[in-house]
Context: one part of a larger RNA
RNA sequence: GGAUGAACGCUAGCGGCGUGCCUAAUGCAUGCAAGUCGAACGGGAUCCUUUGGACUCGUCUGAAGGUGAGAGUGGCGAACGGGUGAGUAACACGCUGGUGACCUGCCCCAGAGGGGGGGACAACCACUGGAAACGGUGGCUAAUACCCCAGAUGUCGUUGUGUUUAGAAAGCAAUGACUAAAGCUCCGGCGCUCUGGGAGGGGCCUGCGGUCCAUCAGCUUGUUGGUAGGGUAAUGGCCUACCAAGGCAAAGACGGAUAGGGGGCGUGAGAGCGUGACCCCCCACACUGGUACUGAGACACGGACCAGAUACCUGCGGGUAGCAGCAGCAAGGAAUAUUGCCCAAUGGACGAAAGUCUGAGGCAGCAACGCCGCGUGGAGGAUGAAGGCCUUCGGGUUGUAAACUCCUUUUCUGGGGGAAGAGAAAGGACGGUACCCCAGGAAUAAGUCUCGGCUACCUACGUGCCAGCAGCCGCGGUAAAACGUAGGAGGCGAGCGUUAUCC
Numbered sequence: 001g002g003a004u005g006a007a008c009g010c011u012a013g014c015g016g017c018g019u020g021c022c023u024a025a026u027g028c029a030u031g032c033a034a035g036u037c038g039a040a041c042g043g044g045a046u047c048c049u050u051u052g053g054a055c056u057c058g059u060c061u062g063a064a065g066g067u068g069a070g071a072g073u074g075g076c077g078a079a080c081g082g083g084u085g086a087g088u089a090a091c092a093c094g095c096u097g098g099u100g101a102c103c104u105g106c107c108c109c110a111g112a113g114g115g116g117g118g119g120a121c122a123a124c125c126a127c128u129g130g131a132a133a134c135g136g137u138g139g140c141u142a143a144u145a146c147c148c149c150a151g152a153u154g155u156c157g158u159u160g161u162g163u164u165u166a167g168a169a170a171g172c173a174a175u176g177a178c179u180a181a182a183g184c185u186c187c188g189g190c191g192c193u194c195u196g197g198g199a200g201g202g203g204c205c206u207g208c209g210g211u212c213c214a215u216c217a218g219c220u221u222g223u224u225g226g227u228a229g230g231g232u233a234a235u236g237g238c239c240u241a242c243c244a245a246g247g248c249a250a251a252g253a254c255g256g257a258u259a260g261g262g263g264g265c266g267u268g269a270g271a272g273c274g275u276g277a278c279c280c281c282c283c284a285c286a287c288u289g290g291u292a293c294u295g296a297g298a299c300a301c302g303g304a305c306c307a308g309a310u311a312c313c314u315g316c317g318g319g320u321a322g323c324a325g326c327a328g329c330a331a332g333g334a335a336u337a338u339u340g341c342c343c344a345a346u347g348g349a350c351g352a353a354a355g356u357c358u359g360a361g362g363c364a365g366c367a368a369c370g371c372c373g374c375g376u377g378g379a380g381g382a383u384g385a386a387g388g389c390c391u392u393c394g395g396g397u398u399g400u401a402a403a404c405u406c407c408u409u410u411u412c413u414g415g416g417g418g419a420a421g422a423g424a425a426a427g428g429a430c431g432g433u434a435c436c437c438c439a440g441g442a443a444u445a446a447g448u449c450u451c452g453g454c455u456a457c458c459u460a461c462g463u464g465c466c467a468g469c470a471g472c473c474g475c476g477g478u479a480a481a482a483c484g485u486a487g488g489a490g491g492c493g494a495g496c497g498u499u500a501u502c503c
Stems, first nucleotide, its partner, number of pairs: 001503004006499005013374006019367002021332001026330003030327003035076003040073002047066008083285003093209003097205003102202003107198007115149004124139006154178008183190002211257003218248003223245008260282004264275004287308005310321004338364001340363003346360001347358004377407004387398004412440006421430001447492005452473003458487005468475002
């Protein structure tokens, strides 16, 4: 000198674009953050229309049609999106390959098929346990829920053949086994089953690369390899049994410390050094530890179970909870924001659609935290006014600075108009915002640090090794350009200085 997710002191007019718990992965009141589909299904509160009966004229009760709330079965989603950086020195990440060892819902292309039958369980009703959370027993019922039979271009196994290989799968033949399906409709379609291919996504393996300590030198028994089996979508000590005795290590094993990795970012002429906030990719985690279930996909932040710590409710028997989602609270801290608006746009889930949901996202609010831009007026104006300060008392300086004259209106205030963002009509949170026009009036707007050398900028007074300054050298003990004040000057300027950290 540059830089910062900064903080502190003094100061402060506006706008645009960004950024904003670096500390306690501490604990959390409250609200919201994942639902959706009636064109899968049974059922149906409420309300409306028409109409019948009874009537004590208040009303009660029935039929038909429409509307369809909440709950339930079922499907898809909830594995995305959002947060955090605790753990992890590892195939976690980055670059490069492999998978002849694999999976893939929704989407796209193509082929084939969708025949028949059955029994339940919620909801609901009845009874009933419990303070609650939540249940229990019996009975009724639907389906794109569940089950059975049939069925074959099917899939799988075995054998043969066959191509390419180091070693397959396809293809062909034989044989055996196993089996699929679901309907809805506004009649346009939308779905369903099996198979082959694709796209995108993922699993696993691999070579190389990127921290410190040798005051860590030996480490290892599922350890290293084999055979067989289990398990998985799949390879593999991943697991088990048996057999062998191996495997790693000074090119640093093992241990300890630290740490999410990368694209990048800062600095630097570069080499390098430092760093990993915001944005993007990957990983890991979701109170702590463990486990599996469901599913195409999880060992699952707002799912389940168990244990633990913590907190809350309790009728003491038992229950409930998880903000490292968005706001917000407490605590910690030098320190970090609103319990805001909207789904209008972009994107996502569901739905045929209308649409619903979406603290993703779009916006607004707060903060000079950062960068950029604008303004605080312009021109003229000497008797160089007054005042201040200095003075050799002549004067010098503040200083064209002010006053004064003329001008302008960015800003400001008031009034009027008023968007784009929305692909055909309507539809905009932002927003009466941006922007435009008119009027008014220099009006509403300057500080901070320094002045001994480094380092641009000097005098006076006060103080007297005191009070104090200080980044280094060093100033201060009676003439201090170094302390304090004043005048003046210099630097930067809505900022200026200090502190911390990096180059």

Small-subunit ribosomal RNA, 5' domain from a metagenome, 503 nucleotides, folded computationally. Rfam family: Bacterial small subunit ribosomal RNA. The RNAcentral record of the full RNA draws on SILVA. The prediction has a mean pLDDT of 84.